[in-house]
Molecule: transfer RNA
Organism: Myxococcales bacterium
RNA sequence: GGGACGUUAGCUCAGUUGGUUAGAGCGCCGUGUUCACACCGCGGAGGUCACUGGUUCGAAUCCAGUACGUCCCA
Repeated sequence: GGGACGUUAGCUCAGUUGGUUAGAGCGCCGUGUUCACACCGCGGAGGUCACUGGUUCGAAUCCAGUACGUCCCA
């Protein structure tokens, strides 16, 4: 330098043909239970869907560029 894949909650990851309010597990907070802790039940907080632009009535999802990461080639 070229190519492929990836970027969504604090962490690990889903998200089916573009369609109203974006989800799970773990973690965190509160609460119930216990003499107490753990486990378990219930509730809650937490997200510019990497960024910019474009297409569209409508974009996490499609297109282009940029940034970062992993891998391959040179």